[in-house]
Context: one part of a larger RNA
Molecule: small-subunit ribosomal RNA, 5' domain
Organism: Persicobacter sp. CCB-QB2
Order: sequence, then C1' cells, then structure tokens
RNA sequence: GGAUGAACGCUAGCGGCAGGCCUAAUACAUGCAAGUCGAGGGGUAACAGGGAAGCUUGCUUCCGCUGACGACCGGCGCACGGGUGCGUAACGCGUAUACAAUCUGCCCUUAACUGGAGGAUAGCCACUGGAAACAGUGAUUAAUACUCCAUAACACUGCACGAUCGCAUGAGAGAGCAGUUAAAGAAUUUCGGUUAAGGAUGAGUAUGCGUGACAUUAGCUAGUUGGUGAGGUAACGGCUCACCAAGGCAACGAUGUCUAGGGGUUCUGAGAGGAUGAUCCCCCACACUGGUACUGAGACACGGACCAGACUCCUACGGGAGGCAGCAGUAGGGAAUAUUGGGCAAUGGAGGCAACUCUGACCCAGCCAUGCGCGUGCAGGAUGAAGGCGUUCUGCGUUGUAAACUGCUUUUAUAUGGGAAGAAAAAGGUCUUGCGAGACAAACUGACGGUACCAUAUGAAUAAGCACCGGCUAACUCCGUGCCAGCAGCCGCGGUAAUACGGAGGGUGCAAGCGUUAUCC
Repeated sequence: GGAUGAACGCUAGCGGCAGGCCUAAUACAUGCAAGUCGAGGGGUAACAGGGAAGCUUGCUUCCGCUGACGACCGGCGCACGGGUGCGUAACGCGUAUACAAUCUGCCCUUAACUGGAGGAUAGCCACUGGAAACAGUGAUUAAUACUCCAUAACACUGCACGAUCGCAUGAGAGAGCAGUUAAAGAAUUUCGGUUAAGGAUGAGUAUGCGUGACAUUAGCUAGUUGGUGAGGUAACGGCUCACCAAGGCAACGAUGUCUAGGGGUUCUGAGAGGAUGAUCCCCCACACUGGUACUGAGACACGGACCAGACUCCUACGGGAGGCAGCAGUAGGGAAUAUUGGGCAAUGGAGGCAACUCUGACCCAGCCAUGCGCGUGCAGGAUGAAGGCGUUCUGCGUUGUAAACUGCUUUUAUAUGGGAAGAAAAAGGUCUUGCGAGACAAACUGACGGUACCAUAUGAAUAAGCACCGGCUAACUCCGUGCCAGCAGCCGCGGUAAUACGGAGGGUGCAAGCGUUAUCC
C1' cells in the first nucleotide's frame, strides 16, 4: 500500500445491488418447512345442493343421487429440494480413463401382450384392556392390494454349435433343443398395466497422476498378501467363510500422532510464489450419541422404523412422548451477525387426465453504513461586515466569497395526480387430424405494490462528520501545564517560551463516513 462474512469508538440523509452466527455439530418453547390422487377401492364422519316421505306448514326423518370429502385400503412421492462442516489425509476430492465386472423408477423409441380363477385383510360394526400413547378379540367386505393356473419371447437357466472380435483372463452376433417366468384395470376417448430390446439420465466400482505438518513417530501387518473352492453382491473383488502357501508394505517415508471437508475459487504479488476455501456452482460427509436392518429403482433414510445411551417433558408410577446443523424465533456462548413477515404472481419440484392441492425451494418485503453508488446546492457578491484568533497594536493579518444579500436550479425532500413491465400459457372454444397430436382466436391470472417510473406544485429548502498537523507524512501559531498531568506505530516528547501533552484559532487528508483493533499478502 491492498484486502476482509469483520468488530469497537465518534458521526450519519438517500436509492439500487450484494452480503449478514467466523464462536457452543451447545440446548431448544411455539408456528410453519411433504404431500397428493375419488378418473384404483370399500365408502359417506362433516359441509353444500338435490330428491322423497310425514305433519307440528317449517321443522323432522330417510336417500352417496350430485358437488365434494375426514379417517381407512391402494399407488406415486417422501433417497429431491433445504441445512451444516462433525468426521475424513481417504480413490474423500481434482483430473484422465475403464467396466469383456454393473444397476437405473419416472422420461423417449420400437415390438408383442393385457385370458381365466381364488382366498383374505384394513375400514365400518360389536365387545374388551389402558390415565394416556395405543392395543387386543369376534364377525363381515372391496380393489390397479395379494395368490394360483394358462399363454411366451430379443428374457433367464442348462446342453451342445458358432461368424467374428479383443488387451491377458476371454467376449460373442446368430440360429438348435429342453425347462422356468407376466399382466389391471379405470375412464369416456384418453390414462394406465405386463414382458423385452435400445436411448437418455442418474448411480456404483476400479485404475494412472496430483492433493497438509512432524523422523524429538522406523519398522508395520495375521483376513494380513496370494491361491483353490464355496457363499454373498446389481456387479469384480478377502466382501465373507473353510482349507493351503508365507507372503504384503516401508527412508521415493510405511506405521503412528496432530491438523483439516476437497475443488472451481478468493486476496495479494510484475511474476514465480504466499495466504485462503464466507456468499455462488460441483463433489463428499453428517442429521442428539452409538449400532442395525426393513421397505424400495434408489436409503442403511434430516422432519421413517428398531435397540441401547445421555438429556428434556407427560404420568393415575404400570408406562409413554421427543430430536431446528429446514424458515423464523428463544436461551447460552461471544468483540460480533437480521423478521416468530408476504406470496405461490413468476421459475423449479411432488402428486393428479385435468382443474387443482402442497412447496419457509424460490420470488419478494423487513432490519443492519457490512461493502459498492448518489446527494447535502450553483453563479454573483468587498461594506474584505460583526465576532473569534494572532499581532511588532489608534493599525495590520487570518477565518474569507466564507457569511449576509441578489439571481437561478430542484437530484433528493414534502404534497397531489397518474401508473407499469415482469404474464403467457394451462383450462375452456373452433378447426385439422394418420386420433398421437397440432394450429388458430378470444379470455382469466401480480405477492412485490399504488412499488419502479412519469407529471404538477412548493422551496436551498430535509441532509457533515471523523482523524491528523515534531520527522517518517500533507498540514502552525497562541494559551495552560512544568519529567506533573499526559502522548506514543518507530525514533522519541514533557524538568517555565512544548509546532509532540490539554484547550483554542487556523490548516491538511478523507468524506456518509472517518479512525482504532484483529487477521492475510
């Protein structure tokens, strides 16, 4: 000199954009953060409409009939999105490859199929237990829930061929035989279901290279290294197991200890480097602590399950409930970091034929000078006013064109009026159609927000401070003080003339900021 997620002191007008718990991955009150589908099903608890009956003539009862809909069965989603950086020095990350060793829901393309039968089970009802959480018994019932039979291929398995290919182990199109394995319907013109092949996307595994400190850590290793076989996995593999062999790693640093999420980056620097990993993007890891599996295309699962532990809460003492490192918010810690806000209008996501519902993702608004930007007037104006300060003092100098005053302007301010873009679709309609879909026209839809912006009116009106002035280093005098009080980044200053302390006048530098502290280069 530059920089920062800064903090503290003094001061402070405004808009836009960005940023905002770096510490205790400490503990959490309350609300919200993941649901949806009635075009899968039994249905009708509630709401609305409609219908029927009755008679007490405005009421009662009944009906799932319609809209719609709580709980239940069922499907998809809940593995995304959001948060944090504990752990991890590792195939964790980066980069380049491989899978002839793999999987992949929803999506796209293509081909074929969607036949028959059956038994249950929630819910509802009744009863029982319990303080509650909830649980049990009995009967009864449906489905796109579940099961059986059939059908059968490019699927799988076995046998025996085999073009061709490769990079070793090997792979392998194609046709042959035998065996095994499917399905679900609903709606009113579409959505599904099953099998198979391919695509796309996503994931898994492996390998080369790169990726902290310490040798005051020198030896480490027994599933350890390899083999055979088996099991297991989507898949290869000590991944696991039985047996066999005795290997494997290491001064080119094994093992151990400490520290740490990694990268793109960011800051600095002429560069080489040094430091760094907030915000944004990618990957990884974690979800009170430890462990485990289930379901599923995908989890060993933040707002799922089970077990154990610590902590908190309820209890009728028998037993139960819970997990903000989601958004707000509270306490605590700390030098220090915000609202218990609005909206799904847009973008994106889940479910759904769709309408639509949900979405603290997201878009907005609020707070904060934390950073970047704008303004606080402009021109004229010498009586060089008054006052202050200095002075060699009837004066002179300075503050100083500064003020007053005159004219002008109006970013901003206040008031009034107008007032956006962001939103063009879906739904519905018409037409075409190979029935997949496409085209056309007119509508509806705005949280922000009466915001941005525009016009008019008024008026310099509403808006300047902070540090420094001995040298480094831009900026000097007076008074007070008298090694005292105090200053100080370094040198140093102060003991009676202090440009260094305190005040004043003046000046300098920056400016809605200015200084100080901390940290990095």